This is a predicted structure of a 102-nucleotide RNA (SAM riboswitch aptamer (S box leader)) from uncultured Pseudogracilibacillus sp. Its mean pLDDT, the model's own confidence on a scale to 100, is 86. Lineage of the source: Bacteria > Bacillati > Bacillota > Bacillaceae > Pseudogracilibacillus.

[in-house]
RNA sequence: UCUUAUCUAGAGAGAUGGAGGGACUGGCCCGUUGAUAUCUCGGCAACAGACUAAUAAGUACUGUGCCAAUUCCAGCAAACCGCAUGUGUUUGAAAGAUGAGA
Numbered sequence: 001u002c003u004u005a006u007c008u009a010g011a012g013a014g015a016u017g018g019a020g021g022g023a024c025u026g027g028c029c030c031g032u033u034g035a036u037a038u039c040u041c042g043g044c045a046a047c048a049g050a051c052u053a054a055u056a057a058g059u060a061c062u063g064u065g066c067c068a069a070u071u072c073c074a075g076c077a078a079a080c081c082g083c084a085u086g087u088g089u090u091u092g093a094a095a096g097a098u099g100a101g102a
Stems, first nucleotide, its partner, number of pairs: 001102007012041005020030003024075004042067003047063003050059003071095001076092005081086001
């Protein structure tokens, strides 16, 4: 980089450290009552393997992943609603994240 599956569920304490962080843009939030990050411990979760089992399903044993807010919301398009602007509703994309394969 490509293919494919999933993304409205779930799960926090301590230590270090000291200013931005939540991918991007806008909004809105989080943050010196110490965020983001790193480490330790803890936890959540059946994606792949393994085992039990037998089309189902189960078990955190192995490899990943995850533990503010729906992927925090929107971004592009279509349909609907509205006389209309559209801070409206729904659906599908795009982008992103994670697993598996190439």